[in-house]
This is a predicted structure of a 476-nucleotide part of an RNA (small-subunit ribosomal RNA, 3' major domain) from an uncultured bacterium.

Context: one part of a larger RNA
RNA sequence: UGACGGGGACCCGCACAAGCGGUGGAACAUGUGGUUUAAUUCGAUGUUACGCGAUAAACCUUACCAGGUCUUGACAUGCUAGUUAAAUUCUUUGAAAUGAGAAGUCGGUUCGGCCGGACUAGCACAGGUGUUGCAUGGCUGUCGUCAGCUCGUGUCGUGAGAUGUUGGGUUAAGUCCCGCAACGAGCGCAACCCUGAUCCUUAGUUACUAGCAGUUAGGCUGAGCAAACUAGGGAAACUGCCAGCGAUAAGCUGGAGGAAGGAAUGGAUGAAGUCAAGUCAGCACGACCCUUAUGACCUGGGCUACACACGUGUUACAAUGGUAACUACAACGAGUUGCAAUUGGGCGACCUUAAGCUAAUCUCUUAAAAGUUAUCUUAGUUCGGAUUGUACCCUGAAACUCGGGUGCAUGAAGUCGGAAUCGCUAGUAAUCGCGAAUCAGCAUGUCGCGGUGAAUACGUUCUCGGGUCUUGUACA
Numbered sequence: 001u002g003a004c005g006g007g008g009a010c011c012c013g014c015a016c017a018a019g020c021g022g023u024g025g026a027a028c029a030u031g032u033g034g035u036u037u038a039a040u041u042c043g044a045u046g047u048u049a050c051g052c053g054a055u056a057a058a059c060c061u062u063a064c065c066a067g068g069u070c071u072u073g074a075c076a077u078g079c080u081a082g083u084u085a086a087a088u089u090c091u092u093u094g095a096a097a098u099g100a101g102a103a104g105u106c107g108g109u110u111c112g113g114c115c116g117g118a119c120u121a122g123c124a125c126a127g128g129u130g131u132u133g134c135a136u137g138g139c140u141g142u143c144g145u146c147a148g149c150u151c152g153u154g155u156c157g158u159g160a161g162a163u164g165u166u167g168g169g170u171u172a173a174g175u176c177c178c179g180c181a182a183c184g185a186g187c188g189c190a191a192c193c194c195u196g197a198u199c200c201u202u203a204g205u206u207a208c209u210a211g212c213a214g215u216u217a218g219g220c221u222g223a224g225c226a227a228a229c230u231a232g233g234g235a236a237a238c239u240g241c242c243a244g245c246g247a248u249a250a251g252c253u254g255g256a257g258g259a260a261g262g263a264a265u266g267g268a269u270g271a272a273g274u275c276a277a278g279u280c281a282g283c284a285c286g287a288c289c290c291u292u293a294u295g296a297c298c299u300g301g302g303c304u305a306c307a308c309a310c311g312u313g314u315u316a317c318a319a320u321g322g323u324a325a326c327u328a329c330a331a332c333g334a335g336u337u338g339c340a341a342u343u344g345g346g347c348g349a350c351c352u353u354a355a356g357c358u359a360a361u362c363u364c365u366u367a368a369a370a371g372u373u374a375u376c377u378u379a380g381u382u383c384g385g386a387u388u389g390u391a392c393c394c395u396g397a398a399a400c401u402c403g404g405g406u407g408c409a410u411g412a413a414g415u416c417g418g419a420a421u422c423g424c425u426a427g428u429a430a431u432c433g434c435g436a437a438u439c440a441g442c443a444u445g446u447c448g449c450g451g452u453g454a455a456u457a458c459g460u461u462c463u464c465g466g467g468u469c470u471u472g473u474a475c476a
Stems, first nucleotide, its partner, number of pairs: 001476002003473003007470007015460002019424005026315008034306002042053002064301007073125001077124008088103005106116003127290002130288003136284002138279003141275001143273001148187006154163003167178003193267002198235007208224002212222003238261001241255005317417001321376006333364003338357002344351002383414001388409007430452007
């Protein structure tokens, strides 16, 4: 100087407390461990692995296994020699890869396989998701969006170092003020960026419709940019104003005005460093290793196994509910290998037909909870839907292993969950649906969107984590 303390002081955080809803019990989905297996590819493992890499494992993917095959190779460049288009199509072999055969052929030209291109043989080489993340780059997680981490000059100390950065206040903040052997500065903080909340203005089509006219009663048409909306520009918030407190400072508390008030909200943004943290399987790269195989191709299987254990979720256990009928109100997005209205068929999944749309125009797209009426009456039930049977639909060469959906039948566990444990402070939790990426098909996951919309916070004694100062130490 650090680190540590079941030392001290102060401060902060959904850390506790106060509340609301969960997990832990059930069934299922999904990931992991374990076991099994020819293989169940590999990685991730306290917090910081476990709906993670994977924003889609039937084939492919795919790295694993079995079997069948290839050896200048599935892919690249160069050299030597030879042949000459290569494609493409057909027949045949086979599970396919592949092997055999037939047809079929180009342009330029100095008429030389000479050039472009292809194939064969050979040589250099290719190839490796093989090892090492403890050789590395890059990227990422975590402490932590915590308020810290340092430097120059000066001063002090023999020196390691100290000072500044400590102290008194204050702040979300090493934020600012005051003081001070310090005076300044850098990386962080904040601001600059995006978003949405108010108003003005510009522009009115594909958006909108107050008044006027028509009308098939639909902003449908004429018409109109008033209002809405869209998206460009601008204004607006700064403790600016008032009062009190405070050292007359920084600032704090209350108030006015205001759409918004003290960082208004949310996001992006992650200092120096820590964990030899993670990744050689995204990519790159050193070294080592394989080179008729640890490389390459194909078929089939596996990654989907199942006495069990754990994590994360979904659906429930019901009346604040279930069922049936009727009625209302969104936003974000996506669409030409696509979204598909409409018509007709089917109980339905869906099929048929096909208008419109490269989209503020058309489509996906009827949002669902909510409301009204009726019924069920506390029951393993008109709760719950697992499981199973059967008949179908869709995608796709192909749904046996191993996809999704529909009808009918079946109707399991489950009556609110032990010890323990998680999330959340406001348009949040809870609850309700909708969209997108991936994608032929497949969503309870992920990423977004809007609808309805709470309770509680006395406080900092305690638990956990962090910051500052101080103290002890046989630790570095």
It matches the Rfam family "Bacterial small subunit ribosomal RNA". Gene Ontology terms of the family: structural constituent of ribosome and ribosome. RNAcentral holds the full RNA, with entries from ENA and SILVA. The coordinates come from a structure-prediction model, not an experiment, and the mean pLDDT is 83.